[in-house]
RNA sequence: CAGUGUCUUCAGGGCAGGGUGAAAAUCCCGAUCGGCGGUACAGUCCGCAACUUCCCUCAGGGGAACUGACCCGGUGCAACUCCGGGACCGACAGUGACGCGCAUACCUCGGGCGCGAAGUCUGGAUGAAAGAAGAUGUGU
Numbered sequence: 001c002a003g004u005g006u007c008u009u010c011a012g013g014g015c016a017g018g019g020u021g022a023a024a025a026u027c028c029c030g031a032u033c034g035g036c037g038g039u040a041c042a043g044u045c046c047g048c049a050a051c052u053u054c055c056c057u058c059a060g061g062g063g064a065a066c067u068g069a070c071c072c073g074g075u076g077c078a079a080c081u082c083c084g085g086g087a088c089c090g091a092c093a094g095u096g097a098c099g100c101g102c103a104u105a106c107c108u109c110g111g112g113c114g115c116g117a118a119g120u121c122u123g124g125a126u127g128a129a130a131g132a133a134g135a136u137g138u139g140u
Base pairs, nucleotide, nucleotide: 001139003138004137005136006135007134008133009132010131017029018028019027031120032119033090034089035048036047037046038045043088044087052065053064054063055062056061070086071085072084073083074082092123093122094121098116099115100114101113102112
C1' cells in the first nucleotide's frame, strides 16, 4: 500500500398556522421533506438500493420485471448539480367528512352498493438494503 478473507457499528426526512365541520396532519388555503454512489456541490442527469410482482432454490439464498419528476437566466474551462427566478415528483396495505358511477325513491328527514383518493397519519419496519466508517487476517 493496489488486491482480498472474516467481523463490528452506522445507514430516511416531513403538514406550523388557518378555513369548513360534531369530527380532518386525509377536504380547501397554506406549510414542509428529499436514501446511496458518480459527476463542478443533484429529490428531477447517469447508475444503485428500497417497495411491489414473478421465477428458481440444496431454505442460507439466487435471478428477472417494474420503478416518479426541470426549465429559463447568470458565473465559469467545466454546472439539467452552484447563484437568481419559476415549476414539478413521490412504492405497497389501512383509514379517509372528498370525487365519480350505479341502484332506490319521489316524501320532510335519512340511508345503500361499487370504484378512485395521504410524499408528510397508522402499519409491515426495533425489518431489509444501496452504501459509509472501522477492526483484524492474508498477500506483494